[in-house]
RNA sequence: CAGUUGGGCCGGACGGCCGCUUUCAGCGUCUUCGGACGCGGGGAGAGGAAAGUCCGAACUCCGCAGAGCAGUGUGCCGGAUAACGUCCGGGAGGCCGGGUUCAAGCCCGUCCGACGGAAAGUGCCACAGAAAACAUACCGCCCAAGCCUACCGGCGAGGGUAAGGGUGAAAAGGUGCGGUAAGAGCGCACCGCCGCGGCAGUAAUGCAGCGGGCAGGGCAAACCACACACGGAGCAAGACCAAAUAGGAAGGGAGUUUGAAACGUGACUCUCACGAGUCAGGUUUUGAUACGUGCCGGCUCGGUGCGUAAAACCUUCGGGUAGGUCGCUAGAGCCGCGCAGUAAUGCGUGGCCCAGAGGAAUGGCCGUCCCACCGGAGCAAUCCGGCGGACAGAAUUCGGCUUACAGGCCCGGCUGCCAC
RNA sequence: CGGGACGUGGCUCAGCCUGGUAGAGCACUCGCUUGGGGUGCGAGGGGUCGGCAGUUCAAAUCUGCCCGUCCCGACCA
Numbered sequence: 001c002a003g004u005u006g007g008g009c010c011g012g013a014c015g016g017c018c019g020c021u022u023u024c025a026g027c028g029u030c031u032u033c034g035g036a037c038g039c040g041g042g043g044a045g046a047g048g049a050a051a052g053u054c055c056g057a058a059c060u061c062c063g064c065a066g067a068g069c070a071g072u073g074u075g076c077c078g079g080a081u082a083a084c085g086u087c088c089g090g091g092a093g094g095c096c097g098g099g100u101u102c103a104a105g106c107c108c109g110u111c112c113g114a115c116g117g118a119a120a121g122u123g124c125c126a127c128a129g130a131a132a133a134c135a136u137a138c139c140g141c142c143c144a145a146g147c148c149u150a151c152c153g154g155c156g157a158g159g160g161u162a163a164g165g166g167u168g169a170a171a172a173g174g175u176g177c178g179g180u181a182a183g184a185g186c187g188c189a190c191c192g193c194c195g196c197g198g199c200a201g202u203a204a205u206g207c208a209g210c211g212g213g214c215a216g217g218g219c220a221a222a223c224c225a226c227a228c229a230c231g232g233a234g235c236a237a238g239a240c241c242a243a244a245u246a247g248g249a250a251g252g253g254a255g256u257u258u259g260a261a262a263c264g265u266g267a268c269u270c271u272c273a274c275g276a277g278u279c280a281g282g283u284u285u286u287g288a289u290a291c292g293u294g295c296c297g298g299c300u301c302g303g304u305g306c307g308u309a310a311a312a313c314c315u316u317c318g319g320g321u322a323g324g325u326c327g328c329u330a331g332a333g334c335c336g337c338g339c340a341g342u343a344a345u346g347c348g349u350g351g352c353c354c355a356g357a358g359g360a361a362u363g364g365c366c367g368u369c370c371c372a373c374c375g376g377a378g379c380a381a382u383c384c385g386g387c388g389g390a391c392a393g394a395a396u397u398c399g400g401c402u403u404a405c406a407g408g409c410c411c412g413g414c415u416g417c418c419a420c
Numbered sequence: 421c422g423g424g425a426c427g428u429g430g431c432u433c434a435g436c437c438u439g440g441u442a443g444a445g446c447a448c449u450c451g452c453u454u455g456g457g458g459u460g461c462g463a464g465g466g467g468u469c470g471g472c473a474g475u476u477c478a479a480a481u482c483u484g485c486c487c488g489u490c491c492c493g494a495c496c497a
Base pairs, nucleotide, nucleotide: 001416002415003414004413005412006411007410008409009408010407012369013368014367015366016365017364018363020045021044022043023042024041026039027038028037029036030035047391051402052401054400055399056398057397058396059234060233061232062231066301067300068299069298071230072229073228074227075226076090077089078088079087080086091115093112094111096109097108098107099106100105117224121223122222123219124218125217138165139164140161141160142159143158146155147154148153173191174190175189176188177187178186192214193212194211195210196209198207199206200205238326239325240324241323248317249316250315251314252313257288258287259286260285261284262283263282265280266279267278268277269276270275289309290308291307292306293305294304295303296302333352334351335350336349337348338347339346340345370389371388373386374385375384376383377382421493422492423491424490425489426488427487430446431445432444433443440477448464449463450462451461452460470486471485472484473483474482
C1' cells in the first nucleotide's frame, strides 16, 4: 500500500429570502368581560435508527375468598441495573490460522455462539444396511471334521473374529506398540471416560493423585422432570367539564311471582270500658323460585354482587356521545470534571433546558464550500461543465434488542506485495 | 397509535400441535363415449409450502428475524 475481518464514531457545513408549528411579552380594534381578531418582534423546532413492536419497565384503570388442572417465559458462573431474554467480566465448547507429536492429541492467537438435565420416565431415529440400542456376522480374515484330486491345489458341515470393506447423519472409546490361528482393553503407554477424596477459585471450573478396562449413541428450538419468574389490559390507558337527539333511573300513574316475621292503617265483631279477635291493604327485613347479568387472568367446581318478575303518559335526576381540558413532556434527562471499579456501572460535583402538535408543523428557493459519479482539457498537480448527496422520519415516556442505511473518519487482527 | 389472525399448484382449502411420502375439490391437457356439443368414464401435467437464517442426520411442520394481507380497539350509543 492492497485485500479481508472485528469494533467504535459521524452521518453534509455556513449565509440569505419566503413559509409552517409552538411559546413569550407588546400594540391596536371589538366584546356578552370569559375572550376573539389583526399587526409587527424575540426564543425553540426529528433520529441513529424516531422503524419493527421483539423483550423489560415507568404511568393509568380493572382485579386481588378458595381448591384443582392447565398456560407462558427464562436456563454455564459471578457481577451491573428500576427491570430485562439486555450489558460487563470469567469459564467450558466450536471454526480458522500457526507451532508441536510416529499418531491420537496438546499449546498459542483471532473470531463465534439460544451454553442447565439424555444415569427419572415416555417417544422418535425415514431410506440404506447383516445389525439403529436387551446390539449385530453381509463381504472379508482365521481354525477346521470331512470330501474331491491330475497331488500343485479346490470345496467345505461346524465354529472363532468387530482389525479391514460396504451401508448410513450416526455402527457400542481413540492413537501407537505388543500380542494372537486370525483378532479383540486381551496386555501396556498416552489421550478420553467413570468413581473417590485432595488442592486452587466467591462460583462455573481447573490442576495433579489414587482406583476402575470402559459401563451410559443422538435428539429436550420432542413430550417432559428440575430451578426461578409471571394477575389482566394498554395513553384509542385513564381523569375532569359538558350540547342536541335517543335511551336509563326514581316517584306518580298503580291494586298482581311466592313463604315467613315485625310495625303502622282502615273496616267489622265481642266488651260498660281497657282490650281481644277476624278480614283487607301498606311499609321494612329476611328467605325461596324463575330469568337475565357482572366479577373471581383461561377451564371446571364453587363462591359472590346486582337487577327484573305490567305499559303509555307526567315530574325530577344522574350517566354518557359530539365538542373542550388534562394525562403531555424536568426526565431511571443531557454535557463536562473528579473518585471507586478490569469493565458494565456507581458515587460526588459544576453547568444546561433540549419538539410537544393532535389527521398531525419541522418545508421550499438561491449563493459559497464539502463529498461521490460522468464528460472535456492537461505530462501531472489541477481546472471547467453537468448531475447527485443514503436509510428514514417524532405521536405517553424511558432501558435494550433486531432490521434498513450513500459516504466519511479512527482503532485492532490476519494474509499478500514493496522498501529499509 | 395499540392489539390479534393468516400466507401451501391458476382458485378455495387440508396437512403443521406429534419433523421423514406434499394431498383434495374446482379449473387445465389428452383419450374414449356422441352425427356434433355437453354430461359421463379413464389417464396426465402443474407447487423454491411468503423470504432469510438457525436447531436437527432430515424442516411446509420447531425457533428467531424480515415482508405482505386481513381483522379488532375511541362508544356503556
Two RNAs folded together computationally: RNase P RNA and transfer RNA, 497 nucleotides in total. Rfam match: Bacterial RNase P class A. The family's RNA type in Rfam is ribozyme.